[in-house]
RNA sequence: AGCUUCAAACGAGAGUUUGAUCCUGGCUCAGAGCGAACGCUGGCGGCGUGCUUAACACAUGCAAGUCGAGUGCGUAGUCAUCUGUAGCAAUACAGGUGGCGGGCGCACGGCGCACGGGUGCGUAACACGUGGGCAACCUGCCCUCUGAUGGGGAAUAACCCGCCGAAAGGCGGGCUAAUACCGCAUAACAUUCUUUGGCCCUCGGGCUGGAGAAUCAAAGGCCGCAAGGCCGUCGGAGGAGGGGCCCGCGCCCGAUUAGCUAGUUGGUGAGGUCAUGGCUCACCAAGGCGAUGAUCGGUAGCCGGUCUGAGAGGACGACCGGCCACACUGGAACUGAGACACGGUCCAGACUCCUACGGGAGGCAGCAGUGGGGAAUAUUGCGCAAUGGGCGAAAGCCUGACGCAGCGACGCCGCGUGGGGGAUGAAGCUUCUCGGAGUGUAAACCCCUUUCGGCCCGGACGAAACAUCCCGCAAGGGAUCUGACGGUACGGGUAUAAGAAGCCCCGGCUAACUACGUGCCAGCAGCCGCGGUAAGACGUAGGGGGCCAGCGUUGCUCGGAAUAACUGGGCGUAAAGGGUUCGUAGGCGGUGUGACAAGUCGGGAGUGAAAUCCUGAGGCUUAACUUCAGGACUGCUUCCGAAACUGUCAUGCUGGAGUGCGGGAGAGGCGAGUGGAAUUGCAGGUGUAGCGGUGAAAUGCGUAGAUAUCUGCAGGAACACCAGUGGCGAAAGCGGCUCGCUGGACCGCAACUGACGCUGAGGAACGAAAGCUAGGGGAGCAAACAGGAUUAGAUACCCUGGUAGUCCUAGCCCUAAACGAUCAGAACUUGGGGUGGGCCCCUUUCGGGGUUCGUCCCGGAGCUAACGCGUUAAGUUCUGCGCCUGGGGAGUACGGUCGCAAGGCUGAAACUCAAAGGAAUUGACGGGGGCCCGCACAAGCGGUGGAACAUGUGGUUCAAUUCGACGCAACGCGAAGAACCUUACCUGGGCUUGAACCGCACCGGACAAUCCGUGGAAACAUGGACUUCUCGCAAGAGACCGGUGUAGAGGUGCUGCAUGGCUGUCGUCAGCUCGUGCCGUGAGGUGUUGGGUUAAGUCCCGCAACGAGCGCAACCCUUACACGUAGUUGCUACCCGCAAGGGAGAACUCUACGUGGACUGCUCCGGAUAACGGAGAGGAAGGUGGGGAUGACGUCAAGUCAGCAUGGCCUUUAUGUCCAGGGCUACACACGUGUUACAAUGCGCGUCACAGACCGUUGCAAACCCGCGAGGGGGAGCUAAUCGGAAAAAAACGCGCUCAGUUCGGAUUGCAGUCUGCAACUCGACUGCAUGAAGCCGGAAUCGCUAGUAAUGGCGUAUCAGAUCGACGCCGUGAAUACGUUCCCGGGCCUUGUACACACCGCCCGUCACAUCACGAAAGUGGGCUGUACUAGAAGUCGCCGCGCCAACCGCAAGGAGGCAAGCGCCCAAGGUAUGGCUCAUGAUUGGGGUGAAGUCGUAACAAGGUAGCCGUAGGAGAACCUGCGGCUGGAUCACCUCCUUU
Repeated sequence: AGCUUCAAACGAGAGUUUGAUCCUGGCUCAGAGCGAACGCUGGCGGCGUGCUUAACACAUGCAAGUCGAGUGCGUAGUCAUCUGUAGCAAUACAGGUGGCGGGCGCACGGCGCACGGGUGCGUAACACGUGGGCAACCUGCCCUCUGAUGGGGAAUAACCCGCCGAAAGGCGGGCUAAUACCGCAUAACAUUCUUUGGCCCUCGGGCUGGAGAAUCAAAGGCCGCAAGGCCGUCGGAGGAGGGGCCCGCGCCCGAUUAGCUAGUUGGUGAGGUCAUGGCUCACCAAGGCGAUGAUCGGUAGCCGGUCUGAGAGGACGACCGGCCACACUGGAACUGAGACACGGUCCAGACUCCUACGGGAGGCAGCAGUGGGGAAUAUUGCGCAAUGGGCGAAAGCCUGACGCAGCGACGCCGCGUGGGGGAUGAAGCUUCUCGGAGUGUAAACCCCUUUCGGCCCGGACGAAACAUCCCGCAAGGGAUCUGACGGUACGGGUAUAAGAAGCCCCGGCUAACUACGUGCCAGCAGCCGCGGUAAGACGUAGGGGGCCAGCGUUGCUCGGAAUAACUGGGCGUAAAGGGUUCGUAGGCGGUGUGACAAGUCGGGAGUGAAAUCCUGAGGCUUAACUUCAGGACUGCUUCCGAAACUGUCAUGCUGGAGUGCGGGAGAGGCGAGUGGAAUUGCAGGUGUAGCGGUGAAAUGCGUAGAUAUCUGCAGGAACACCAGUGGCGAAAGCGGCUCGCUGGACCGCAACUGACGCUGAGGAACGAAAGCUAGGGGAGCAAACAGGAUUAGAUACCCUGGUAGUCCUAGCCCUAAACGAUCAGAACUUGGGGUGGGCCCCUUUCGGGGUUCGUCCCGGAGCUAACGCGUUAAGUUCUGCGCCUGGGGAGUACGGUCGCAAGGCUGAAACUCAAAGGAAUUGACGGGGGCCCGCACAAGCGGUGGAACAUGUGGUUCAAUUCGACGCAACGCGAAGAACCUUACCUGGGCUUGAACCGCACCGGACAAUCCGUGGAAACAUGGACUUCUCGCAAGAGACCGGUGUAGAGGUGCUGCAUGGCUGUCGUCAGCUCGUGCCGUGAGGUGUUGGGUUAAGUCCCGCAACGAGCGCAACCCUUACACGUAGUUGCUACCCGCAAGGGAGAACUCUACGUGGACUGCUCCGGAUAACGGAGAGGAAGGUGGGGAUGACGUCAAGUCAGCAUGGCCUUUAUGUCCAGGGCUACACACGUGUUACAAUGCGCGUCACAGACCGUUGCAAACCCGCGAGGGGGAGCUAAUCGGAAAAAAACGCGCUCAGUUCGGAUUGCAGUCUGCAACUCGACUGCAUGAAGCCGGAAUCGCUAGUAAUGGCGUAUCAGAUCGACGCCGUGAAUACGUUCCCGGGCCUUGUACACACCGCCCGUCACAUCACGAAAGUGGGCUGUACUAGAAGUCGCCGCGCCAACCGCAAGGAGGCAAGCGCCCAAGGUAUGGCUCAUGAUUGGGGUGAAGUCGUAACAAGGUAGCCGUAGGAGAACCUGCGGCUGGAUCACCUCCUUU
């Protein structure tokens, strides 16, 4: 590596950082679970389960008694009998005696009360778990074996009497029994001692013998006539079960707890214990524990297991089971087989209760229950029938263990609330485009069924033992008794669809959509986020989705999270390599052989309790639940085996490492000496008015002589060139020269040692600059400081000065962007080039080749999120160390430690956010760069801004001055024309199905039209007259009109930020995209970039691209030339005519249709031979000939709801509609756009030429006449190449004016008129006369234009009754200038930086002010825990003592032995005093920090951020910050001119 066999188990993600992307990374969700709680809801049953908080306090009842077959006494009962009294008697009553009888009670005694039940305070411990050990132990009741059970004695409780006390209780005297107590006897196989053998062995052991000595037992009871039996009692041996002690291993967090320890560690001896042991004591020694975490602090009962998870793990330790600990708090012992004892004792304390105030009583963490606490957890139930326990010979008694029931949807499981049919798809509700659609077979209705629940009837299993009786010799067999649950389960019957559905959700994640209401409000929200008038996200409704007797919410655990990574992560830039080296512990370690067998591997054995889990069966109708069997329990122990690897031991090796010898290189280090250049100062000389400095200046220096220049002297610091991408060093760092001392690396040789190695927690040493201490030194430079500038300010940048400091010596400090942001070591893995040091070979020089150490660049595989790295790895592996785990808070606080200080090292939390980040992408932007365009600048010409007027706008005013448009791209704009109308505004007056449209119903009438009245401003109101349609015989119908009603009209009311359409703008800028392919994880790129060229992404060339689309260009119109065709109304070379015109002509002009023409086609030159450019020829025209139309993808929520259309909202005797009048025309003022001017290139007057385009029948209007004129009269002609508007004007010619507010200029005003129109007052245009203002060329600033253009001159048209200086067109005259692209503005392409993406009108920092939150400090204050020292000393054990007291034994007695009290001592709980430590709370005030739509000041950072930024340090400053010194690149740029912000 492959194959085969067997078996088993089994893994999903999503949302959210961005304009988009990939990565990093946190937050959140979907799952499962719970002893739960809360909200809404609730039919039944089964099985479970139920104070997680106050180990807070407890009323009441019950929870441990039992034995009369151990014993005493009292007393009720009963039988017998006796006596007395009453009675004739039966009999009754009273008393006595005896018997029966534990019935009741009190005691002694025995056993039990150490179990069972509760709780989890304490405990981090041999407490628990697991595996062992005891050769160091105990064990009541039970079992087996064995032996014994003899004979005595003395008391005492109950009881009686007396006394004390309120009580609890106590004292004294007296009586009495025992299986109670005490001697004696007997006894070894028991114990101890002495002694003596054997065998085995692992400490003091085991087995088996001998001899001697000492010591210790007992209790009886019942049945029986008896025999005897049964139950007890005692000694011994053993067993079972239970316990004690010891040990290995396992077992939470904190090092901001690092040292702890005097009985402490060990020894000897003794005491003590069932037993080992400092367990205790005396003496001796000075040890013991600790970085593999002692000590201290915090937290916690441990386990089987439970939940989760694919697993490994993580969390938990309710119920059930094992162990431990505790029983009001603390201490103590007694009894006992067993306790230091939950329902025992003593003491102390706190609390509660009783009290006669003297003193007493109590302990629910047993079962119920109460109060309290709490979000929250049940009945003061039934029964011993079962199971189990205690006592008993037994019956039996006791048992809140237990079995059951009750309450709670608290959980799990099961069942039901009906099933089938049923369309005109009913009604209702919702929606609607009004047609419909949905709810929906859902309902009604028909048929069927009857679980559960209700009622009626029946009715269990669980219960057969024990016991008693019977049979049997016995074994055994049979019978009888016993049920809380419970009249329950279950079975049968009965009636009826009858009594039984809710909760959450519906923006994405996540399954499910509409309407209305609301309008950043009310509210929602797990995350992202919804809500500011069309909300699927709020509330309600309809509908839908999910689950279902539940559903949601909250809390908690695991999961998802590979987000602590053992399985299974990282550290160049995202968080993360220690500043560097040496080195301790530790970890890891080259090669051969042998040995061992600790690790490792295989097999066996023991254990891994039961329950749980898995599998297979069984029992409840099923399931939950439960029973049985098997598996599993991944572990530990032990035995045997294996020997490759690790390890250990031994012995070798030389490759790792080191030594030696010989070399060359080097700013390596330290010390001493020495040199020249330069700066500055001082002295002197020469010399005269400036020097210096800057963007420009000023401060400063200088006539007391500077600067400049020369000479001399002094002093300090640094070492130009060489110099390098170069060298050396561990890093920091090291640079003139010489000498001395000294470290390391490298090369060659291969003599020596023989793994001596690598890494390295702590530790030690070194460690730029700044800074500190002391003493020197001080030339230059230069924090601070001063002055001058700049500026709004300028605590800065710039300038002039200038002190610490920079230098030296000695000592501190110990940090940097201490960087390759890359720890050290080893090995392996394609290459190319440069360079420094050495060696070898070839070579005549030059040079070439090889090898090795170092260094730099490019690059392959591979790696990487990408950028990039790439034998000097960030590749492939190994070893060791350091470090990271979302952002902020914060490298902050507190504590510790170091420091003289500054400060360093170590290093949190509360709170807060849904991100913070890395790399790369596309844009946008830059006071970044390159290239290039544009009337963009420049060069020119003419204007605007000043004046008057016109017009629009703002503002103001007003009853109204309707509305919209607001940088460019609003403002002579909508408006191509407001006196009424328009008209939307205001005032007043009218109408209400309406002024206009339209359906239906009913009524009336013909209607309409016309005419006449009245009121009135009119609208309108009201009255009258006249007339009278079609069809049909008629009834009636229809058209029309009026009225009423209804559906509905109307709205220039709102929303252009709900829209369509249209338009503006960038911009006629050259761009914007797509398909396929290719590249990239991806956004995306490529194409479209590049080299040329162009007006152009125009074209050419090149190219991982090849093509294509929308744009460009062209096609279209017009204009410029020619030709063809066609000649009327046009034309005229010809004729006639005065003219109009006629004839004739088709040549010319012209007209209007067509064609041609221009394409870099030709030549030369340049260029890559291309595209193309330059020049030229020809040509009417030349390089898109001029002009127009034509406007890509898109941007500006640009403009328009008032052109039109349109969703929604609002209005309906008014926001509609009609009418009159007014207003839109106002006027201190401000701005835009224009007109006319300011004059002589002009003005006035006169004379006199030459256009084009357009318009005209409700029209243009000629001639002619009138009027100064506007105009009037007039009406020919013309539906237009025919007639008319129509005179073109400037120009030209002539005259006047002569520089003046004018013969310039014409405003304003007066008077008089004309025209239009119903009407010129508000408010028209024009005319004449008169008037004659401002203005003499316009500040800052600003606009247009590159040729038939600007400028200038007139003409026409639309709208229109009239009215224009505007708009749109037309032709005439007709320039100047462009060197050029530095600059301003706009734009295109490429590139660069970016913290911008609402895109620089961006982003963003800090102080201050306000509100709020948590935290730190603080004179202190209060509490908890705890150390030390001293004091104190209850109860009690132990010891001593014991003069008081005492039944048993000895003794005749006295007395003794022995015991007890009292006393003393050790120990010791509470308490007290003093002084510390830790911790919590609080504290006037104070410090910074976080958060908070629109506060203040500035502008620090992001672009070269406008002084590149940042790091360390020091000083300064309202603040961001500024400056000095050293360092870094994580800085742009082709170096050059102050500052300037914001949205």